Description: Lysine riboswitch aptamer from a mouse gut metagenome, 165 nucleotides, folded computationally.

[in-house]
C1' cells in the first nucleotide's frame, strides 16, 4: 500500500410513545375601554392585503396547537464514528439592498472517549439539553522508565494503534 478488528454508560441516524413547550401561539366574539396605523423574518424602498362599517397594542370569555430541544424503547451504519472554530457557495420565505436563521455542500484548524464540577460565556420557553473555557476523575492505545510477577510512574495522540497479506 490493502484487508480485517479493539476502547464504551462508544458514536450518529430513522421510527414511534411520552412529559414540557403551554392553556403559549393562533382563531372568534354585538367583551371593555381607546381612536390610525397594522401584516408581508430585522432595517430600508417598491408591491399586494387588512383598517374610521374601527387598526396595532391592551382587557375580558370561548377556542386552543406545532415545531426545535428532552427521555424511553425499537431499529439502521459505523470506530474521526462524530463533534466544534472561521470562511465560501447554492435553496427558503412577494421582488430588491442588508443581517440572521434553517438546510446541503466545499474548504482550514482543534478535539482518542466517557463522566462531573463552574453563583462561568453562548444557544434555548426552560436551572434541562447542546457547544465552548478552565479544573478534576476514570478509561483505552502507544513509547520510555521502575519492577520477579501483579502493577506503578512520566509523556504523546485517531492521517494513531493492533492482527494479516
Nucleotide at each position: 500500500g490493502a484487508u480485517a478488528g479493539a476502547g464504551g454508560c462508544g458514536c450518529a441516524g430513522u421510527u414511534u410513545u411520552u412529559a414540557u413547550c403551554a392553556g403559549u401561539a393562533u382563531g372568534c366574539a354585538u367583551u371593555g375601554a381607546g381612536g390610525a396605523c397594522g401584516c408581508u423574518a430585522u432595517a430600508g424602498g417598491a408591491g399586494g392585503c387588512g383598517g374610521u362599517u374601527g387598526a396595532u397594542a391592551c382587557u375580558u370569555g370561548c377556542u386552543g396547537a406545532a415545531a426545535g430541544g428532552a427521555a424511553a424503547a425499537a431499529u439502521u451504519g459505523c470506530c474521526g464514528a462524530a463533534g466544534a472554530u472561521a470562511g465560501g457557495u447554492a435553496c427558503a420565505a412577494u421582488c430588491c439592498u442588508u443581517u440572521a436563521u434553517g438546510u446541503a455542500u466545499c474548504u482550514u484548524u482543534c478535539u482518542g472517549g466517557u463522566u462531573c464540577c463552574a453563583c462561568g460565556g453562548g444557544u434555548u420557553a426552560a436551572c434541562a439539553g447542546c457547544u465552548c473555557u478552565g479544573g478534576a476523575a476514570u478509561u483505552g492505545u502507544c513509547a520510555c522508565c521502575u519492577g520477579g510477577a501483579u502493577a506503578g510512574g512520566u509523556g504523546g495522540a485517531g492521517u494513531g494503534c493492533u492482527a494479516u497479506c
The sequence is in RNAcentral, with records from MGnify. The coordinates come from a structure-prediction model, not an experiment, and the mean pLDDT is 79.